[in-house]
RNA sequence: ACCGUCACCUCGGGGUGCCCGGAUCGGGCUGAGAUGCAUGACGCGAACCCGUUGAACCUGAACCGGCUAGAACCGGCGGAGGGAAGGUCGUGGGUCAUACU
Numbered sequence: 001a002c003c004g005u006c007a008c009c010u011c012g013g014g015g016u017g018c019c020c021g022g023a024u025c026g027g028g029c030u031g032a033g034a035u036g037c038a039u040g041a042c043g044c045g046a047a048c049c050c051g052u053u054g055a056a057c058c059u060g061a062a063c064c065g066g067c068u069a070g071a072a073c074c075g076g077c078g079g080a081g082g083g084a085a086g087g088u089c090g091u092g093g094g095u096c097a098u099a100c101u
Stems, first nucleotide, its partner, number of pairs: 001095003006090001007088004011051004017029005035045003057082003063076004
């Protein structure tokens, strides 16, 4: 000098479902996350996750197989297609050059 993990800052992206019952409520399932308010509809927050090294999330998909009381749960699909970034006092480390010993 360069690369670059992590951390932090700001900004941005995303989902919020399913089942059962006596059903504006109650109970249950998976998960990081299934939430609050409001609308005829669009939305606005909180928490959580993710931001190109991109399976956070969407399309395919009211798909295919499996499990289950049931399921949008698990797997396939998926070496498919899309998909939101910049910085920094820094920090473990690596490479190169120079100087000294």